Context: one part of a larger RNA
């Protein structure tokens, strides 16, 4: 662009995708069946595997701006006390995100036509034939039923709510301005994500960073005392630090503002 006026929601389903898998074990029943050995069908439960689809409560990876130990060596004037390099210097643990070895889902049922196959009824062909007319039962298959996407489905569908019937040209269909209703830029940003796109939010505000508090994470900081010759060790001290997490809090930054958009065959 379009869907004969502009907008913002909910939607219908043409069609197209996806999924369909199966083992064992317990009953039913040691029956039916078989001389016996041995042993079901229908039917009912239970629980795997492997596949998929989702998430992080748990179990564990990662977890390069977390915490801690610790080598060498430079530096910070010495002493402590950092820093900086040496594969992230080595090494013990770890939040949030991602994750799968982890833990929740699912392939149940159920309807319609049918295959083979099995049948009712019945001629042709006075019998007989599932078949020629007819009329049935009958599968992991196919059509649905379950998911998922879907109105550019031009056959452009459907419900709801909003916004209104301005001005200037023009003879008229129309053309131009300026708005309405929303909607873009712009700017804070992630749950989103190469970009775009989508979502959040823009002072009438907790979106983002600050800061408070918390939760979790690592393990008793630093300093001074005290004991010991010292190395260390005990006390303040479950301390100090702390990245993504919650919560609050407008201290900081989202200001200011620009533009598009209807007049209805």
């Nucleotide at each position: 662009c379009g869907c004969a006026g502009g907008a913002a929601a909910u939607u219908u389903g043409a069609a197209g995708g996806g999924a369909g898998c199966u083992g064992u074990c317990c009953u039913u029943a040691g029956u039916a069946c078989g001389a016996g050995a041995g042993g079901a069908c229908c039917g009912g439960g239970a629980u795997g595997g492997a596949c998929g689809c989702a998430c992080c409560a748990c179990u564990g990876g990662u977890g390069c701006a977390c915490c801690a130990g610790u080598u060498g060596u430079a530096c910070u004037g010495c002493c402590a006390a950092g820093u900086g390099c040496a594969c992230a210097g080595c090494u013990g643990g770890g939040u949030a995100g991602c994750u799968a070895a982890g833990u929740g889902c699912g392939g149940c049922a159920g309807g319609g036509a049918u295959a083979a196959a099995c049948g009712c009824u019945g001629a042709a062909g006075g019998c007989a034939u599932c078949u020629a007319a007819g009329c049935g039962u009958g599968a992991a298959g196919c059509c649905c039923c379950c998911c998922c996407u879907a109105a550019g489905a031009u056959a452009a569908g459907a419900u709801u709510u909003c916004c209104c019937a301005u001005a200037g040209c023009a003879a008229a269909a129309g053309c131009u301005a300026g708005u309405a209703a929303g909607g873009u830029c712009c700017c804070a940003u992630g749950a989103a994500g190469a970009c775009u796109a989508c979502a959040u939010g823009g002072u009438a505000g907790a979106u983002a960073g600050g800061u408070c508090a918390a939760a979790g994470g690592u393990g008793u900081a630093a300093g001074u005392g005290c004991a010991g010759u010292a190395a260390u060790g005990c006390a303040c001290u479950c301390a100090g630090c702390u990245g993504a997490u919650u919560g609050a809090u407008a201290c900081u930054a989202a200001u200011a503002g620009a533009c598009c958009g209807a007049g209805g065959g």